A computed fold for a 385-nucleotide part of an RNA from Pseudobacteriovorax antillogorgiicola, annotated as large-subunit ribosomal RNA, domain III. It was read from a public genome assembly.
Context: one part of a larger RNA
RNA sequence: AAGUAGCGAUAAAGCAAGUGAGAAACUUGCUCGCCGAAAGCCCAAGGUUUCCUGGGAAAGGUUAAUCCUCCCAGGGUUAGUCGGACCCUAAGGCGAGGCCGAAAGGCGUAGUCGAUGGGAAGCAGGUUAAUAUUCCUGCACCUGUUUGGUGGAGUGAUGCGGGGGUGGAGAAGGGUAGCUUGGCCGGUUAUUGGAUUCCGGUUUAAGCGUGUAGGAGGAUCUUCUUGGAAAAUCCGGAAGGUCGUUAACUCUGAGACGUGAUGACGUGGACGCAAGUCCUGAAGCAAGUGAUCCCAUACUUACAAGAAAAGCCGCUAAACGUUGAAACCAACAGUCCGUACCCCAAACCGACUCAGGUGGGCAGGGAGAGAAUCCCAAGGCGCUU
Numbered sequence: 001a002a003g004u005a006g007c008g009a010u011a012a013a014g015c016a017a018g019u020g021a022g023a024a025a026c027u028u029g030c031u032c033g034c035c036g037a038a039a040g041c042c043c044a045a046g047g048u049u050u051c052c053u054g055g056g057a058a059a060g061g062u063u064a065a066u067c068c069u070c071c072c073a074g075g076g077u078u079a080g081u082c083g084g085a086c087c088c089u090a091a092g093g094c095g096a097g098g099c100c101g102a103a104a105g106g107c108g109u110a111g112u113c114g115a116u117g118g119g120a121a122g123c124a125g126g127u128u129a130a131u132a133u134u135c136c137u138g139c140a141c142c143u144g145u146u147u148g149g150u151g152g153a154g155u156g157a158u159g160c161g162g163g164g165g166u167g168g169a170g171a172a173g174g175g176u177a178g179c180u181u182g183g184c185c186g187g188u189u190a191u192u193g194g195a196u197u198c199c200g201g202u203u204u205a206a207g208c209g210u211g212u213a214g215g216a217g218g219a220u221c222u223u224c225u226u227g228g229a230a231a232a233u234c235c236g237g238a239a240g241g242u243c244g245u246u247a248a249c250u251c252u253g254a255g256a257c258g259u260g261a262u263g264a265c266g267u268g269g270a271c272g273c274a275a276g277u278c279c280u281g282a283a284g285c286a287a288g289u290g291a292u293c294c295c296a297u298a299c300u301u302a303c304a305a306g307a308a309a310a311g312c313c314g315c316u317a318a319a320c321g322u323u324g325a326a327a328c329c330a331a332c333a334g335u336c337c338g339u340a341c342c343c344c345a346a347a348c349c350g351a352c353u354c355a356g357g358u359g360g361g362c363a364g365g366g367a368g369a370g371a372a373u374c375c376c377a378a379g380g381c382g383c384u385u
């Protein structure tokens, strides 16, 4: 230079009370303003205790601070069903033998790894200062060995077959979530005889039963086998019979209805300074609208012709089985790891409490073609002078 520039989005503050040595900034309340396909909520990645409670005020906080994502101490993450480990494979990696190569090493069969994909099963309510599909309550479901029972002849794989099993575009239909309006219930206001005003509520899952709107396939039986590297009653192929061809039958299939639920939630009251504790438990319906969600990997359509393997189902081989197989029922069992908190951000990546960057899900109301835009709800903020 200079007490100058600056104090990091122009979304905005005001008042009262409290605490305190001290308050523009902390806490509470009432107004005001901003976001609302986000500036709300939930995950993945990443961070790694930042979460909650008590205490603190040197430093950090672009000012102050009684406050904090700061400092100190204590506490906090509960799973058969959520995710992973586990089973399976993709691209790709590694690779016994093998081939190649002065060496190092390269390629690669059988294999073995490898999710961003496939594979068993959980919902609703309650609860903590901090966890919850994990704890508790209620109602469920799956898998597996063992044990016991019923049962009374087949069972059985690393093999064979089926299935899993798939792309793009387009249109119509059926439904649901949600929403709106009315009715009903409670409170409030008003009148006080009644009509009135305003506000809030009108909620309930998985599972189980039924098998609908719809979608797909002709169905079934007998006989014979050139094929499926052995076998097969399975698959494929051939012949014939019966039924049938807007149908039946089989498979599939949202939703609705019933149950779950004589439950839960919801309300009002009493006590208490408050936190909270206890008692009680109203209405809990109808119509309209309506998804980008479900039926649906459906249907239609064209050519560019749109993963694999296991689980699963069928078949038999070896083998096992009346000294008792399968199946069914019951009992029992269900390991390890993650789980706090932030997550378009002051907690991640940017040296910072940085106007930048960061994948997925949810998607209310009034206008509107709309997830645009404007104003609002729930919820969150007023961006640390």
Stems, first nucleotide, its partner, number of pairs: 013031006032382004040362004046342002050340001051075006060068002080141002082338004086119003092113003098107003122139005142334003146331005154320002159315004168301003173295003178289005183202005203264002207259003214252004218243008227235002265284001268279004303306001348357002364376004